SAM riboswitch aptamer (S box leader) from Emticicia sp. TH156, 120 nucleotides, folded computationally. RNAcentral holds the sequence, with entries from Rfam.
RNA sequence: GAUUUAUACAGACGAGAGGAGAGAAUAGGCUCUGAGAACCUCGGGCAACCUGUCCCGCUACUUGCGAUAAGGUGCCAAAACCUACCGGAAGGUUCAACCAACCAUUCGGGCUUAUAAACC
Repeated sequence: GAUUUAUACAGACGAGAGGAGAGAAUAGGCUCUGAGAACCUCGGGCAACCUGUCCCGCUACUUGCGAUAAGGUGCCAAAACCUACCGGAAGGUUCAACCAACCAUUCGGGCUUAUAAACC
C1' cells in the first nucleotide's frame, strides 16, 4: 500500500520547544488560534479494537453483555465540527391551484476518510 470485516453523537490535557496557521481532501458554512495554530519532544490521561484477568449482577450457561488492567495499536475541541450524492417524512418560498423547482429541518442509506483486527 491492496482486500475483507467492525466501529466512528461515549471518553480523555499539561509542560517544553516552535512561530501562523489548524479542524483529511475539494467547495461552502461554522469553529479554534499571538490569552500562541500545525509539526516535534516529555509527562499525564482515555479505553475503541486486540490481549490479559474476573463471574457479584444479567444471561443464551459458557461465554460476552459487562467489569477490570493498560501489554500492542489507537486516541485526548466541537458528531468524522456541519453540509455536499440517493431516498422517506412533515414544513416554507413560488403559483389562482396542482405539478415541478428551490430553501431549511429531520430520519435512513451511500460515497469518502480515520482507526482497529485479519489477510496478501